Predicted 3D model of a 102-nucleotide RNA (Glycine riboswitch aptamer) from a soil metagenome.
């Protein structure tokens, strides 16, 4: 580093439109309109989270300049920070950790 299994936080079960499914009603015909409910489906809006991924920076080191210092440039970590991406009941995902194996 890879594989398998297990553990694993945070934040709206928000609003609108469409689509699909279920139940009902009306018209009346093998379809149209409409009400309610559900959706780990698509799009939009506002709010929020940070632990896929991604961006940023300290000390320090190097270079330039100088007698030296200041200054400029480069390298430079994170669970810090940003929130692009992603995420906000559940499923999935999930940094990181454990067990076994290569």
């Nucleotide at each position: 580093g890879c594989c398998a299994c297990g553990g694993g936080a945070g934040a709206g079960c928000c609003c609108c439109c469409g689509c699909g499914c279920g139940c009902g009603g009306c018209c009346c015909g093998c379809g149209g309109c409409u009400g309610c409910g559900c959706g780990a489906c698509g799009g939009g809006g506002c709010a929020c989270c940070g632990a896929a991924g991604g961006g940023g920076c300290a000390a320090g080191c190097g270079c330039g300049u100088u007698c030296g210092g200041c200054c400029g440039c480069g390298c430079g970590a994170a669970a810090c920070u940003c929130u692009c991406a992603g995420g906000u009941c559940u499923c999935c995902g999930g940094a990181c950790c454990g067990u076994g194996g290569c």
It matches the Rfam family "Glycine riboswitch aptamer". From the family's description: This family represents the bacterial glycine riboswitch.